[in-house]
RNA sequence: GCCUUAUCAAGAGAGGUGGAGGGACUGGCCCGAUGAAGCCCGGCAACCGAUGGCUGUGCCAUAAAGGUGCCAAUUCCUGCGGAAUGGUUACAUUCUGGUAGAUGAGGU
Numbered sequence: 001g002c003c004u005u006a007u008c009a010a011g012a013g014a015g016g017u018g019g020a021g022g023g024a025c026u027g028g029c030c031c032g033a034u035g036a037a038g039c040c041c042g043g044c045a046a047c048c049g050a051u052g053g054c055u056g057u058g059c060c061a062u063a064a065a066g067g068u069g070c071c072a073a074u075u076c077c078u079g080c081g082g083a084a085u086g087g088u089u090a091c092a093u094u095c096u097g098g099u100a101g102a103u104g105a106g107g108u
Base pairs, nucleotide, nucleotide: 001108002107003106004105005104006103007102008101013041015040016039017038021031022030023029025079027077028076042071043070044069047067048066050062051061052060053059054058075100080097081096082095083094084093085092086091
């Protein structure tokens, strides 16, 4: 890098450092010197792993020491398609499937 699979409407500091950028990409819309990214500390969650139980190739419960992850906005919205409603049309709103993406765990 690619493949498979699960999850993505909840949760998480008025700390230190650092100095201008950041929210994947498109188009929007936002966040940022009342200080961005990164790093440290802190925190959240509980995917793997751990412990216990069971109607046991799985499910449930518990803790959170270990391996990841995460800590503005639903994966901030949107990008292709369908439905409903409104509108003469353009189009708008809502719902929904998909695509893309993110993270975990396997595999190659």
Description: SAM riboswitch aptamer (S box leader) from Fonticella tunisiensis, 108 nucleotides, folded computationally. The source organism's lineage runs through Bacteria, Bacillati, Bacillota, Clostridiaceae and Fonticella. Of the family's consensus pairs, 97% are formed in the model. The coordinates come from a structure-prediction model, not an experiment, and the mean pLDDT is 86. Its Rfam family is "SAM riboswitch aptamer (S box leader)". Rfam describes the family as follows. The SAM riboswitch is found upstream of a number of genes which code for proteins involved in methionine or cysteine biosynthesis in Gram-positive bacteria. Gene Ontology term of the family: regulation of gene expression.